[in-house]
RNA sequence: GCCUGUGAACAGGCGGCCGCUGUCGCCUGAAGGCCUUGGUCUUCUUGCGAUGGAGGAAAGUCCGGACACGACAGGACACGGUGGUGGGUAACGCCCACCGGCUCGCGUUGAGUCAGGGAAAGUGCCACAGAAAACAAACCGCCCGCCUCGGCGGGUAAGGGUGAAAAGGUGCGGUAAGAGCGCACCGCCCGGCUGGUGACAGCUGGGGCACGGCAAACCCCACCGCGUGCAAGCGCAAGCAGUUCUCGCAGAUCGCCUCGGUGAUCUGGCCCGUGUCCACGGGAUGAGAACGGGUCGCGUGCUUGAGGCGCUCGGCAACGAGCGUCCCAGAUGAAUGGUCGCCGCCCAGCCAAGCCGUCAAGGACCGCAAGGCAGGGAACAGGAUCCGGCUUAUGUUCACAGACGCGC
Numbered sequence: 001g002c003c004u005g006u007g008a009a010c011a012g013g014c015g016g017c018c019g020c021u022g023u024c025g026c027c028u029g030a031a032g033g034c035c036u037u038g039g040u041c042u043u044c045u046u047g048c049g050a051u052g053g054a055g056g057a058a059a060g061u062c063c064g065g066a067c068a069c070g071a072c073a074g075g076a077c078a079c080g081g082u083g084g085u086g087g088g089u090a091a092c093g094c095c096c097a098c099c100g101g102c103u104c105g106c107g108u109u110g111a112g113u114c115a116g117g118g119a120a121a122g123u124g125c126c127a128c129a130g131a132a133a134a135c136a137a138a139c140c141g142c143c144c145g146c147c148u149c150g151g152c153g154g155g156u157a158a159g160g161g162u163g164a165a166a167a168g169g170u171g172c173g174g175u176a177a178g179a180g181c182g183c184a185c186c187g188c189c190c191g192g193c194u195g196g197u198g199a200c201a202g203c204u205g206g207g208g209c210a211c212g213g214c215a216a217a218c219c220c221c222a223c224c225g226c227g228u229g230c231a232a233g234c235g236c237a238a239g240c241a242g243u244u245c246u247c248g249c250a251g252a253u254c255g256c257c258u259c260g261g262u263g264a265u266c267u268g269g270c271c272c273g274u275g276u277c278c279a280c281g282g283g284a285u286g287a288g289a290a291c292g293g294g295u296c297g298c299g300u301g302c303u304u305g306a307g308g309c310g311c312u313c314g315g316c317a318a319c320g321a322g323c324g325u326c327c328c329a330g331a332u333g334a335a336u337g338g339u340c341g342c343c344g345c346c347c348a349g350c351c352a353a354g355c356c357g358u359c360a361a362g363g364a365c366c367g368c369a370a371g372g373c374a375g376g377g378a379a380c381a382g383g384a385u386c387c388g389g390c391u392u393a394u395g396u397u398c399a400c401a402g403a404c405g406c407g408c
Stems, first nucleotide, its partner, number of pairs: 001404001003402008012343007020053007029044007055380001059391002062389005067229004079225005084098005099116001100114005117220002122218002124214003139160002141156007168186006187209001188207008233300004242291006249268009270283004307326008345377003349373003354368002357365003
């Protein structure tokens, strides 16, 4: 220098002008409420001032919670999820440490990776190839026997061949040839002791081996799990409709008096039964008030929280405890922007003090380079109830580790 991995930091800064949004203060105006009628309160508004105003992922909405409403005695079944051990946490499928398997490296230390419970509970599957894919099995070969000399019968899993995988491995003995048939070592299974909280490790006794693989196949075991989500939920409440009450118009009767007013009672009107009138029955209608539910809308939930920062202590770590200090967006078609100047960062270009290197050497040719000149660039992306994770997108810089390269 370049590549890869791990971890961390930043997400340009300052100023001028013009804008957006929350809160507070003063001021201008308007509307409404209250009463003691000129004061006070509330809401909106003009202007000014102060102050706050996105992220490391605000994203995907994939996990886990808080909170809210609904459901719910308890238990079982069903369904879904998780799966080595210990710890962290409000919780998790997240994080930390450790254990074991596999791969790489290999003298050790190490690096990477694993949906890492159970295949001696049961069922199922194991393509193609192959004789055979699991209560076994004889294609070739080997050995024995028979005979019509090329086959038949029997033995054999040591050798060949097939396959991702072939019934423990290596060696010696043994045998007709073979075979855990016998033995030694390794592996495996069953037990014991020691160490460890534990996964597990070490040592040791017994057993010839009984148990091929697959559970991101069903299944079994252990543990966890109600549903819906801030458009949750709660409050206030135009309009329209509903229920109830009151009033209004006309006539008649009665009462009172100031003699044309007033009060009470009854009836009527508009439509239908019914062409007309009376009577009867049914229905509808004006104004106002109250009531319950509740639409538009408004408020609340709403941002002080498993909160940030600093120090000390505990822990290998994840993380926890104590003390101090700070308040840091709450919008609702949804604000945090635009522009100019200076400085800083990155990129390649030209010039270049200077510093090596090489050579055919007072020079030539590359390389590096303080500095200067004129340019270009600056990513991914934006809250919407709030947190903890994971994943994905993305610019620059720094540290550490590893591999490679060299005119350092």